[in-house]
Context: one part of a larger RNA
Molecule: large-subunit ribosomal RNA, domain VI
Organism: Planctomycetota bacterium
RNA sequence: UGUAGGACACUUGAAGAGGUCUUUCCUUAGUACGAGAGGAUUGGGAAGGACGAAGCUCUGGUGCACCAGUUGUCUCGCUAGAGGCACAGCUGGGUAGCUAACUUCGGAACGGAUAAACGCUGAAAGCAUCUAAGCGUGAAGCCAUCUCUAAAACUAGGUGUCCCAAUUAGGGUCGUGGGAGACUACCACGUUGAUAGGCGGUAGCUGUAAGCAUGGCAACAUGUUCAGGCGAGCCGUACUAAUAACCCGAACGG
Numbered sequence: 001u002g003u004a005g006g007a008c009a010c011u012u013g014a015a016g017a018g019g020u021c022u023u024u025c026c027u028u029a030g031u032a033c034g035a036g037a038g039g040a041u042u043g044g045g046a047a048g049g050a051c052g053a054a055g056c057u058c059u060g061g062u063g064c065a066c067c068a069g070u071u072g073u074c075u076c077g078c079u080a081g082a083g084g085c086a087c088a089g090c091u092g093g094g095u096a097g098c099u100a101a102c103u104u105c106g107g108a109a110c111g112g113a114u115a116a117a118c119g120c121u122g123a124a125a126g127c128a129u130c131u132a133a134g135c136g137u138g139a140a141g142c143c144a145u146c147u148c149u150a151a152a153a154c155u156a157g158g159u160g161u162c163c164c165a166a167u168u169a170g171g172g173u174c175g176u177g178g179g180a181g182a183c184u185a186c187c188a189c190g191u192u193g194a195u196a197g198g199c200g201g202u203a204g205c206u207g208u209a210a211g212c213a214u215g216g217c218a219a220c221a222u223g224u225u226c227a228g229g230c231g232a233g234c235c236g237u238a239c240u241a242a243u244a245a246c247c248c249g250a251a252c253g254g
Base pairs, nucleotide, nucleotide: 001152005163006162007161008160009159010158011157015149016148017147018146021049022048023047024046025045026044027043033038051106052105053104054103055102059100060099061098062097066093067092068091069090070089071086072085073084074083075082076081111143112142117137118136119135120134164253170248171247172246173245174190175189176188177187178186195241196240197239198237199236200235201234202233204230205229206228211224212223213222214221215220
């Protein structure tokens, strides 16, 4: 831009893409078969491998500054307590998120037409013959079934609702943001508000702060103290910022 008015939702599925995998064990059964050695078809069940999808409850990893310990040195006048730098100074842990080695799930079943093959009936050719007419069985393969995309499927589909004189229905600019993200787009929200920040509480992490007191010559220990501190999670709360404003959009549709 088109889809013969303009919108907002929900959809059908022409067509296309993906998937389709496989092993071992138990049992049927040491049965059928076979002199023996050996050793099934079939049916039922279980556990895996690789691959794929989704996810973070569990197990872990990461988690560039969340907590703690600690070395050297400098600064805050000194002590104490802190801070800077030294690979994130080093070390031990670690929330959210991300993630795999972790967790869950998938391939199925049923069906249709067939290949090789096996058949029925059956002539040409009084017999015979699966084939010439006709009719069956039959595969991890084919078509469906399963998943995804999908009306530019130009035969441009369908359903519902709204609007048509009011700058309307609706959309956008703008702003706060993230489950989204290179930008855009998408999604949530914009005071009739919990969208982000702040604040309060809490999950969770770290592991018992400082100060003071007691004990000890001291290093230090103990008590106050499951303390103190804390990023992303959850619940709440309008304190701050989403204010205000502007733009597009039309007359019932060849």